The prediction has a mean pLDDT of 81. The RNA shown here (small-subunit ribosomal RNA) has 1429 nucleotides and comes from an uncultured archaeon. Rfam family: Archaeal small subunit ribosomal RNA. Rfam links the family to the GO terms ribosome and structural constituent of ribosome. Clan: SSU clan.
RNA sequence: UCCGGUUGAUCCUGCCAGGGGUCACUGCUAUCGGGGUUCGAUUAAGCCAUGCGAGUCGAGAGGGUUCGGCCCUCGGCGUACUGCUCAGUAACACGUGGAUAACCUGACCUAAGGAAGGGGAUAACUCCGGGAAACUGGGGAUAAUACCCUAUAGGUUACGGGUGCUGGAAUGCCCUGUAACCGAAAGUUCCGACGCCUUAGGAUGGAUCUGCGGCCGAUUAGGUUGUUGUCGGGGUAAUGGCCCAACAAGCCAGUGAUCGGUACGGGUUGUGGGAGCAAGAGCCCGGAGUUGGAUUCUGAGACACGAAUCCAGGCCCUACGGGGCGCAGCAGGCGCGAAAACUUUACAAUGCGGGCAACCGUGAUAAGGGAACCUCGAGUGCCUGUAUAUGCAGGCUGUCCAGGUGUCUAAAACACACCUGAAGAAAGGGCCGGGCAAGACCGGUGCCAGCCGCCGCGGUAAUACCGGCGGCUCGAGUGGUGGCCACUUUUAUUGGGCUUAAAGCGUUCGUAGCUGGGUUGUUAAGUCUCUUGGGAAAUCCGGCAGCUUAACUGUCGGGCGUCUAAGGGAUACUGGUAAUCUUGGGACCGGGAGAGGUGAGGGGUACUUCGGGGGUAGGAGUGAAAUCCUGUAAUCCUCGAGGGACCACCUGUGGCGAAGGCGCCUCACCAGAACGGCUUCGACAGUGAGGGACGAAAGCUGGGGGAGCAAACCGGAUUAGAUACCCGGGUAGUCCCAGCUGUAAACGAUGCAGACUAGGUGUUUGGACGGCCACGUGCCGUUCUAGUGCCGCAGGGAAGCUGUUAAGUCUGCCGCCUGGGGAGUACGAUCGCAAGAUUGAAACUUAAAGGAAUUGGCGGGGGAGCACCACAAGGGGUGAAGCUUGCGGUUUAAUUGGAGUCAACGCCGGAAAUCUCACCGGGAGCGACAGCAGUAUGAAAGCCAGAUUGAAGGUCUUGCUAGACGAGCUGAGAGGAGGUGCAUGGCCGUCGCCAGUUCGUGCCGUGAGGUGUCCUGUUAAGUCAGGCAACGAUCGAGACCCGCGUCCUCUGUUGCAACCAGCUUUGAGCUGGGCACACUGAGGAGACCGCCACUGAUAAAGUGGAGGAAGGAGCGGGCCACGGCAGGUCAGUAUGCCCCGAAUCUCCCGGGCCACACGCGAGCUGCAAUGGCAAGCACAAUGGGUUCCGACCUCGAAAGGGGGAGGCAAUCUCGAAAGCUUGCCGUAGUUGGAAUUGAGGGUUGAAACCCACCCUCAUGAACAUGGAAUCCCUAGUAAUCGCGUGUCACUAGCGCGCGGUGAAUACGUCCCUGCUCCUUGCACACACCGCCCGUCGUUCCAUCCGAGUGACUCUUGGGUGAGGUGCCGUCUAAUUGGCGGUAUCGAAUCUAAGUUUCACAAGGAGGGAAAAGUCGUAACAAGGUAACC
Repeated sequence: UCCGGUUGAUCCUGCCAGGGGUCACUGCUAUCGGGGUUCGAUUAAGCCAUGCGAGUCGAGAGGGUUCGGCCCUCGGCGUACUGCUCAGUAACACGUGGAUAACCUGACCUAAGGAAGGGGAUAACUCCGGGAAACUGGGGAUAAUACCCUAUAGGUUACGGGUGCUGGAAUGCCCUGUAACCGAAAGUUCCGACGCCUUAGGAUGGAUCUGCGGCCGAUUAGGUUGUUGUCGGGGUAAUGGCCCAACAAGCCAGUGAUCGGUACGGGUUGUGGGAGCAAGAGCCCGGAGUUGGAUUCUGAGACACGAAUCCAGGCCCUACGGGGCGCAGCAGGCGCGAAAACUUUACAAUGCGGGCAACCGUGAUAAGGGAACCUCGAGUGCCUGUAUAUGCAGGCUGUCCAGGUGUCUAAAACACACCUGAAGAAAGGGCCGGGCAAGACCGGUGCCAGCCGCCGCGGUAAUACCGGCGGCUCGAGUGGUGGCCACUUUUAUUGGGCUUAAAGCGUUCGUAGCUGGGUUGUUAAGUCUCUUGGGAAAUCCGGCAGCUUAACUGUCGGGCGUCUAAGGGAUACUGGUAAUCUUGGGACCGGGAGAGGUGAGGGGUACUUCGGGGGUAGGAGUGAAAUCCUGUAAUCCUCGAGGGACCACCUGUGGCGAAGGCGCCUCACCAGAACGGCUUCGACAGUGAGGGACGAAAGCUGGGGGAGCAAACCGGAUUAGAUACCCGGGUAGUCCCAGCUGUAAACGAUGCAGACUAGGUGUUUGGACGGCCACGUGCCGUUCUAGUGCCGCAGGGAAGCUGUUAAGUCUGCCGCCUGGGGAGUACGAUCGCAAGAUUGAAACUUAAAGGAAUUGGCGGGGGAGCACCACAAGGGGUGAAGCUUGCGGUUUAAUUGGAGUCAACGCCGGAAAUCUCACCGGGAGCGACAGCAGUAUGAAAGCCAGAUUGAAGGUCUUGCUAGACGAGCUGAGAGGAGGUGCAUGGCCGUCGCCAGUUCGUGCCGUGAGGUGUCCUGUUAAGUCAGGCAACGAUCGAGACCCGCGUCCUCUGUUGCAACCAGCUUUGAGCUGGGCACACUGAGGAGACCGCCACUGAUAAAGUGGAGGAAGGAGCGGGCCACGGCAGGUCAGUAUGCCCCGAAUCUCCCGGGCCACACGCGAGCUGCAAUGGCAAGCACAAUGGGUUCCGACCUCGAAAGGGGGAGGCAAUCUCGAAAGCUUGCCGUAGUUGGAAUUGAGGGUUGAAACCCACCCUCAUGAACAUGGAAUCCCUAGUAAUCGCGUGUCACUAGCGCGCGGUGAAUACGUCCCUGCUCCUUGCACACACCGCCCGUCGUUCCAUCCGAGUGACUCUUGGGUGAGGUGCCGUCUAAUUGGCGGUAUCGAAUCUAAGUUUCACAAGGAGGGAAAAGUCGUAACAAGGUAACC
């Protein structure tokens, strides 16, 4: 070192999530010990009951005394340390390094010197008072190491003097003269000793200044008036605007001042490979605070946590007059909260204070208790047997435990040593779909309940929910939630990007900044090196040692603090400085190119208006129309005049410009670039934060102008609607002048500058050379330079692509990005006349959003090819009518169920009278096996009669027969046309009357994948040929199989009949020969573009021809790929699961599936004369036949009846119609048409009413060729005619077959419908029946605006004003006091204004989310008007 998640799949970008460590809280669970700097930090620097936390000294002094070195007081030292906390503070607060020539320092150390002489008080005490208390007043006495005075030493100041000293530098120090002022000392003692004072030095501690370092915000850009400085004062230990007066007007700031937010800082801590990122609780160092705020005394030191005074707010006591308190010390309490311990012991150790000391004190500290705080160590057993064990039994050991003794300890505990007892009290948490180790186990649940960090599970077969069993993992722990780091090279210094994924400012000029050509000298700031000092300890690393080990601790060394100060050295590079150079850059000159800019003048066509003339009925417009113009004369032709805008052709991936942009001609002015130069300056440069300028269209202001065009608007159409697209009008605007705006998909979606790195081919400008020449501003070629295009190597890139015009390799500088949405929105600010522009968030929400490419599918995209389930050319139908049949709907007790575009609907072989049968009504029957109850007091069964009933020993009443089982209960079965065709097998349909589908190896691509299968020609065909990074192959196509068509061979009955003979009723007769023909059914032949000609590429093949029965697949079938359609079927059968189980099973009777206002499909019959009717006469094939076909005879008008030969079949039998001939009908609702209805018969069957078929007679409906639309068909086909058969007791308008008659029209095309291939676009992939946008409606959430309301921070003004300081006056013992005045500072509080933040708010606004709402259809395909800015 990763891994899951965007996709049908892929590669990227990018975020989300998982896994690691650590900190806090928490769920479940828990045996023991050691160590540790862990434990009210996070929220409330909120409030606190009670106890304790600072005293000590008799060797300073006085007194009291209960005689205890006990108590009180004065006095000394200490109480400024230690402890706690982190509110404030962005600051010299901290860290680090310096400075003090600007300072202080008790106790301590060293040195020198000293302590002379006086004085007056006061407390305790005593007496008298006040007060509730706290406390306090007066009188009296007294001491000191308490206090005061004088002196000496000494000090300070002023003015002088000095060859003085240190130093980088005197403002310092030293010596000295004069003057003024201030002005030390303490004792105790029994001796040792301890003290006291002054000066100097040291040490220690402190103070001040200063370089550097370390947070966020520019939606904070200007700040500042004691502000910056000077002179003079005051103040302080000391410098200084620290304070004051005068003067000057400075000072700070883009290297971020000021303002706002946040925050004690560091050593360190967590994490990380490191760089970093985050943190600062605990321990140590520093700071600050000790309820908020102010002030002060004492003192060496405080502006003082356990001092004082005052104010504020809070609390307590009170006799109401007045007092007291401050746990952010240790314990402890309340509150707050998710969140944190005992009102313990001891001064034994370590320190600290006091003391000469003994010692005293110490909630500092040392110890113990509590806590699953961290870390380290250990255990929860071992062996044997038993039936395999996780169970049981026995044995062994002894961590821990229990008991006892000793050592250790302030006292304990732990520990150590020894003895005894006993496997006893000691395993859980999480997980088991993927990521991620571990179940395709069982039960429950059924988009419910629930799970899930993310993806996702759950809709009846859940490895994902809830349990059980089993398993995995860590283990006295294991999970969850939240913070941080890492993962994350997703903030990129190490180490990212910006053409299309987020991201290059629209362009340019230029300030600061950053960067900067060649050479020489010098310097040494950066840089490098050496030496020295500092960088606390703890922490970290290594060695060693001590606790049984370890953790832990000690010691030694290193490292850390990534740094800093001083000094010495080096000089390549960078910098500074002094020179110089020309290549970068600038200037100048020359001849050329150009829609470069500004201004002026001129021109041209078209258009439009007006006028004149000519001319007549339309014009205009569209998919089609209409609005509109026109009889007051349009449109059209012609002449003239006016007006405004514009500038065709030339014109070109041509030119110019920084970009925007620039196009008739001429002139003037201005500017830039390229080329050339033996010209010139000499680094003058590059980039460019801020800033300036320019900047399409639209828009705005003012003034002109207005022909055409044309937002808005008005009409006309279209449409379901049409606030659009189309049409007719039409105003702003478009044009000009002067201003403003400052944005565009302002694009090469590509910042500027420089250098380097293969080429090829165009084109434009300039130069050089050569050639040609019509001698021109000509043509051609080579080459240099500067532009501008295309192709392309290396390289780069996720790929598309890019590639000297880089997106390659490097350098410098600037701008910008960090998931999607919210949002370029809100607020604020700046600009603007406005519109708006610039800058630019958050809450919340979401697992993706996105880029490039791939394969499909799709397109009202394109191109090829093909098909009568496409068209065209034709033929015949359907759609109208009646009927048949199926479906829907409706109805019904039931009208059982399925099938629904092609690919459901004369389909389920489905023509259902019962049966079928699944439906409805009624009636009856059925439980293998097991258990429980029952049963010889008779189970189950059968039966006469009656009742019930449609009927019935089915049931009931009563009785009889007979003799062993039993359906009453619980399970479990049989059975189920009950459910699920979305659990299935099998079968079938369809895409598909298609020509496709794949594989092996190789090659290409990061990959999905591509290639092969593409292109050209050809074919019915991925059929074949040629080409080609492919070469081969599989399945399909073809071949193959069957039938038909020609011929040959064989066969010869039941078939045939040419020939021969016989018989005969003379017949297509019979019999015997016969097997030629036909036929039967076996085998072969034949056809292959084989031959010829042409076309084609010499190919494949095509066109035509010959021959042939047949010609280009001969015709017709069978078979029919990989797969898709969750297509159809659980109702053919099979089958998982679920359900019913005495009913959803089985049987019987009856009904229904046949209903009928209606709609649809498929048919039949017709509408007639190519016909109908009547009579006569012909010609088939396939097939069927014993419950059958039935000749023939007979009866009947017929259907049919009665007999009945033959036939189990090439033998017998069932059999044609259109057609032909003749006649009638005469265009009519008819002699067409047959429905409907009536009557009478016949047949099948148990049965014909619902509900069969046939015959006869009668009746005689609609219908006179069928709208929109739609179906079939290319030859023995369509059309037409009948026949057979399946179903079948009976019934065919249906299905499947058979033959008879027998046409018309293409020989094409892709227009419609589709299919195949190629290509293109895509935001689709459940794949266009796709995706998806916005308003409106409902609910929830956060936000913005908001009249205002309430808090809060800060600032300013004013009022009141505790207290401090200075001065003045006055009183007094003339004091350090009281009172008064004045000046000044000033906490707190009140008020006014402003400001910041927060909370609430009627109402308003948009946003996000949800769910099957509503309306449309905007976008994605040319998305149906190309989309977007």
The sequence is in RNAcentral, with records from ENA and SILVA.